[in-house]
Context: one part of a larger RNA
This record gives sequence, C1' cells and structure tokens, in this order.
RNA sequence: GGUGCAUGGUGGAUGCCUAGGCGUCCAGAGGCGAAGAAAGACGUGGUAGCCUGCGAUAAGCCCGGAGAAGGCGGCAAACAGCCUGUGAUCCCGGGAUUUCUGAAUGGGGAAACCCGACGUCACUGAGCAAUCAGAUGGCGUCACCGACGGUUGAAUUCAUAGGCCGUCGGAGCCGACCCGGGGAACUGACACAUCUCAGUACCCGGAGGAAAGGAAAUCAACCGAGACUCCGUCAGUAGCGGCGAGCGAACGCGGAACCAGCCCAAACCGGUCUUCGGACCGGGGUUGCGGGGCCUCGAGGAGUUACAAAGGCGCGGCCGGCGGAAUGGUCUGGAAAGGCCAACCAGAGCGGGUGACAGUCCCGUAGGCAAAGGUCGCAGCCCUCCGUUGAGAGGAUUCCCAGAGUAGCACGGAGCCCGUGGAACUCCGUGUGAAGCAGGGGGGACCACCCUCCAAGGCUAAGUACUCCUGGACGACCGAUAGUGGACCAGUAAGGUGACUGAAAGGUGAAAAGAACCGCAAUAAGCGGAGUUAAAAGAACCUGAAACCAUGCACUU
Repeated sequence: GGUGCAUGGUGGAUGCCUAGGCGUCCAGAGGCGAAGAAAGACGUGGUAGCCUGCGAUAAGCCCGGAGAAGGCGGCAAACAGCCUGUGAUCCCGGGAUUUCUGAAUGGGGAAACCCGACGUCACUGAGCAAUCAGAUGGCGUCACCGACGGUUGAAUUCAUAGGCCGUCGGAGCCGACCCGGGGAACUGACACAUCUCAGUACCCGGAGGAAAGGAAAUCAACCGAGACUCCGUCAGUAGCGGCGAGCGAACGCGGAACCAGCCCAAACCGGUCUUCGGACCGGGGUUGCGGGGCCUCGAGGAGUUACAAAGGCGCGGCCGGCGGAAUGGUCUGGAAAGGCCAACCAGAGCGGGUGACAGUCCCGUAGGCAAAGGUCGCAGCCCUCCGUUGAGAGGAUUCCCAGAGUAGCACGGAGCCCGUGGAACUCCGUGUGAAGCAGGGGGGACCACCCUCCAAGGCUAAGUACUCCUGGACGACCGAUAGUGGACCAGUAAGGUGACUGAAAGGUGAAAAGAACCGCAAUAAGCGGAGUUAAAAGAACCUGAAACCAUGCACUU
C1' cells in the first nucleotide's frame, strides 16, 4: 500500500407521511370600471421585520342577522395595557371611510412626484360696514371623444363652418370560448414553383354569457321535405388534385331541443306641414297550394327572450346557522381506538381527529329545521295588452302595391369537394345595367318543357362552445429529482441593458416535557455527568442506504 471483517464519521438514498398539485363530473357565476377598476406605491399595531387585513375613521367604524364564553390575525413566545352576559372575538348581509399612483381625466412627469386656475371654509391684517388683501391648509370643480338638444354665429344675403351651454354615453382591465378585417413561414410534396402546412400561428376591431346562424328567391326529383344550431351516419363515398403530395363534401336517414316564430317598407285611409315635387305622424299590411287593397259572414285571444310593457304578492334556490342516535369493564402498554368479556344505535358503519386500528370520545355523517337583508329563478294570483274601428272564413279578379344603381352581363378576384375547368351557385372590386305578377330567381355551361321558391329591409329563445372564478363529489392520478415553475413568504432569490429567463428549499416529540444543576473547555463550538421522555428522537432533530474518510483486527506485498 492492498483485500476482508468490525466500529464510527460523513452523506441524505430508501421506507412511511402530506400541508400541495393533477384530472374528471355536477352545480353556480360568467364580468369589474369615470359612483375611479385590475394592478400597485406608501402607510396603518403599545412592537424591529415580513405575511394577512385595513386606509389619516387605517388588523379597523355603524346597522341588521346568527352565535357563544371567551377574546385583542399569522410567523411568535413573553411583557404592558385593554375588551367581553349592557353578549365581545368570530361568521353572514347592508352601509360608511377608502392617502397616492394607475384608463388616470386641471397642466406636467423619469408611475406612486412636481406645478396651477376658479369657488368655498378656516386663520391674519385693513375698513364703521359692504368688502378687499395675504402666507398656509381643508373641501369641491376644471381632460378628450361621440350622440342628442339649445343658443350664438363668419368669409357671404339666406345658410354652413366655427364658438358657447346643457344632458347622456364612451375610454381601461380580464382565462378560454365567439364573430369580423388582415394574414405568414418552417414543414410535406424524398429537390421545388402550382399545391400543402392553413385561412393555422400571429396582429387588429367588436360582442356576449354565450357568440354566430335563423323562418326559404332553401333543398329535392316528378315522390316529396319544410327556419337555424349541434351530434351520429351517409363517407374517406361523390368529387378536387404538378390526378403528385394530399384535400374532401352534400342529399337522405337517426338523434338533441320540452322545438318558434315574428316585425317593417309599399298600395289604401286619416291628420299636420308644404317651395305643390313631396315630407312627417297615426291606422292598415307582411304573402307564393299566391298575398294585400275591395265585398259578405263573423268572436275571443296573448304576455315579461323576439312579436307592446312595468310592478306587487306568493313559491323555490343560494349567500350565516341550529338540532342530530348509541359503551362499559378488564389485560398489555408511555398512551387503547388493540386483545378478551358483556352491551347499545343505525334513514347515521362517508370522512377526519383524538398518545397504536373508535358506528356509540370530539368534529361530523343520514334525516330534519331555519332569521334579517341581499340576490337569482318560477310564472300561480293580482296585473298588463290586443280585438268587434274586424282575428278568422268565404267571394269577385277590373285596377293598385309588394325592397334599383339592385338582379343580370363583361373584366379582375375570392368562397364552395370544385386548383379555369363544360363551371353553375354565393360574395367582393371596376364598368354597364333590367323586368316589375302575362313578373322574377333556382333546379351545375346553355335552351325547351316541367317542378320549386319570391332576392335586393329587420328581430328571434332552446339544443352548442369555453372556464380567470365559487361550491361539492370522485380518482386501478403524484407523493417532495414526483405532482403546478411554485406543498416552504415563488414568479421569490438570482441572471440579463432589455424583451425575458428563473431555482433550491417539507418531517423533533403524543405533549416542549426544548435539557434546571455540576464539571472540562479559549469560558466559544463542543463534550462528560445529571434530568425529561416510551425512546434522545436533542433542535445541523423520523428512518438514515451507497460513494467518500477514519480507527481496530486478520491476511497479503
């Protein structure tokens, strides 16, 4: 020096645990904000810090409800001082206060700071007074844009622009979902350009609890269906496609929805005004087996989401809470919930805690009860509205009306399964430009016949999508290198000029009973006694593997 064994040290694996995560389902909520949000800065305690709460009324103020004997939030004990059966602390509802920054909005600004104007109040001075002046402070107002109303009013007569006043609204934040306007590339095509990725990512605008869509100028096929949305199927079919890669329907059928249909414009009638063109208001009317206007007969309906619109009562849910059954002995043990013996409850033997494993010890659980106020829902009653000035039915077929720079067409594009193709259909740009019910659109070039439907105005629940957030339940989900980045004061420490990147770090014990006292020691760390404890588990604290280090013994060189 090596090997082996042993005993220690170091180290923090493993086992056990869970305060935190992850996922699914159900229900709620689906917004907050100029009445100043979200997010912050700075303060605020008898207290030095941080967290939480709160805002100069500052771990709080007032009212109401509920509830109970203790309380003055946490790390975090002690001291000091207080509150509380005149009901505190705590919980819920309503209200008050709410510095400064921030859309930030009087002006500025390097956010949390600086500087104003006007009004008013306090104070001081002058004045008999009205009032004026002044340093400081308190309170209030003063941004911009839009809509509407009023007033004033140029160049320029009327007018318009502009100015001024008033009222109302907007602005910003926020997780995904939704609609619209824009819109890539990597990639795939074994390269690559059409194509694909993909109308994806991303940017912008807008909105709601959903959004969008929606009541046939739709489909279908000679049979018929009957708004829209979503799901399954049709079907990887028909098709499209450097017919490559790849893309990819519809009809029909089956379901979800307690399923829904409505309102204007116009003809016509009446009124007001009129520059005599018409305009406005009210009635009327809303359709395609044709509708309305005209003539005859004729009586009940509807409703709070569209079709008109507001409220009260009632009922129910949620936001606090209350009641809530039933066990003792003995043995082991530090401790009984364990063993043994004997009982009881159960609409409750879900779960958690308690010194080991508890239906009957504690919190609860099943099943019940339930306040004030707030909020949401239901549509029962009150209530509200329409109609006999005609809902609806029948008749006549003369006249009138029925969405125009629209439809169509040409050119250029886009969307559809459809890449220009024989390319219909839908939408957009430029140009052109009808008919008007004997009318017009569609049925995949186009024409005829036939069938079908009425464009160029609008509204519309439910079924569908999502989860920043609240509550509950569950898991052949994780268990501290896992599970969120984050179980712990984490988007922290730290890094970066910045955009941004981004950790590590859990466990004494049942209970601090956290080791009085003595000794050694540099009067430090530490160690030895003593004591606590079931056990030192002794705070660098459960268990305590290996690497690594040391010591002892054996063998070996």
The prediction has a mean pLDDT of 81. Predicted 3D model of a 557-nucleotide part of an RNA (large-subunit ribosomal RNA, domain I) from a Planctomycetaceae bacterium. NCBI's taxonomy places the organism under Bacteria, Planctomycetota, Planctomycetia, Planctomycetales, Planctomycetaceae.